[in-house]
RNA sequence: CAAUAGAGGCGCGGUGGUUAUCAGUAACUCCGGUCAAUGCGGGGGAGCAGACCGGAGUGAAAGGAAUCACUGCCGAAGCGGAGGAAGCCCCCAUCUUUUUCCGCUGGUACGCCGGGAAAUACCCGUCGUACUGUCACGAUAACGUGGAGCGCUAUUG
Numbered sequence: 001c002a003a004u005a006g007a008g009g010c011g012c013g014g015u016g017g018u019u020a021u022c023a024g025u026a027a028c029u030c031c032g033g034u035c036a037a038u039g040c041g042g043g044g045g046a047g048c049a050g051a052c053c054g055g056a057g058u059g060a061a062a063g064g065a066a067u068c069a070c071u072g073c074c075g076a077a078g079c080g081g082a083g084g085a086a087g088c089c090c091c092c093a094u095c096u097u098u099u100u101c102c103g104c105u106g107g108u109a110c111g112c113c114g115g116g117a118a119a120u121a122c123c124c125g126u127c128g129u130a131c132u133g134u135c136a137c138g139a140u141a142a143c144g145u146g147g148a149g150c151g152c153u154a155u156u157g
Stems, first nucleotide, its partner, number of pairs: 001157006009074001011073009027058009038049003041092004077105011106132006113125004134147005
């Protein structure tokens, strides 16, 4: 230097089932009322008849979550920035999926703040605290200080 195999621990992801929430919400039907060339993310085209409020009736789903099972793994994975492609009739915006490059983060828990989300759930980000693993240095009784996974340990060449 390269290859192979490993370790951290409430360890990190994926798929499927079940359950609660989403929500008495959206949507649909009926009754009454308001608006007027009005409404469907913006503009255009096309199409439809609509948009809003109150009452009555019927009444979801997705995403996110918990749990169980199976499964891939230890930059596992997550996030940010820039670019490409796809999704709707066209353009723009938003959102989703995927891909390339660059950058940050060892892991877990909790907390302030910020963002996402229907949300007190949960997730993401900076910072802080604690715990924990690893290496280096210093101690030698427990320990202390610091660094980062492109790291660390073992074996082989």
Lysine riboswitch aptamer from a bovine gut metagenome, 157 nucleotides, folded computationally. Of the family's consensus pairs, 100% are formed in the model. Model confidence (mean pLDDT): 78 of 100. The RNAcentral record of the sequence draws on MGnify.